Notes
The RNA shown here (transfer RNA) has 73 nucleotides and comes from Streptomyces mirabilis. Its Rfam family is "tRNA". Rfam classes the family as a transfer RNA. Gene Ontology term of the family: triplet codon-amino acid adaptor activity. From the family's description: Transfer RNA (tRNA) molecules are approximately 80 nucleotides in length.
RNA sequence: GCCAAUCUAGCUCAGUUGGUAGAGCGUCCGGUUGAAGCCCGGAAGGUCCCUGGUUCGAAUCCAUGGGUUGGCA
Numbered sequence: 001g002c003c004a005a006u007c008u009a010g011c012u013c014a015g016u017u018g019g020u021a022g023a024g025c026g027u028c029c030g031g032u033u034g035a036a037g038c039c040c041g042g043a044a045g046g047u048c049c050c051u052g053g054u055u056c057g058a059a060u061c062c063a064u065g066g067g068u069u070g071g072c073a
Stems, first nucleotide, its partner, number of pairs: 001072007010025004019056001027043005049065001051063003
C1' cells in the first nucleotide's frame, strides 16, 4: 500500500432480513439475614464510532473518514 471482518450499556454479546434498542454479569435501592453471601423484587445506565445520503421511517441499506483484528505484498 491492497483486501477482508468487526465497532451496540462499565464488561461479554443479541437485535430474525428498515418500524422509536435488549440479555447476562457488574452498579445502586429494597426484601431476606444477628451481619454478610446466596436467593427474590425493582431502578439507573446507550442520540448503536464520526459525517453525509436513500427512505414516511436507519443500529440495520449506500458513500466518505476513523478505531481494532487478520491476510497479502

The prediction has a mean pLDDT of 82. The sequence is in RNAcentral, with records from ENA. Lineage of the source: Bacteria > Bacillati > Actinomycetota > Actinomycetes > Streptomyces.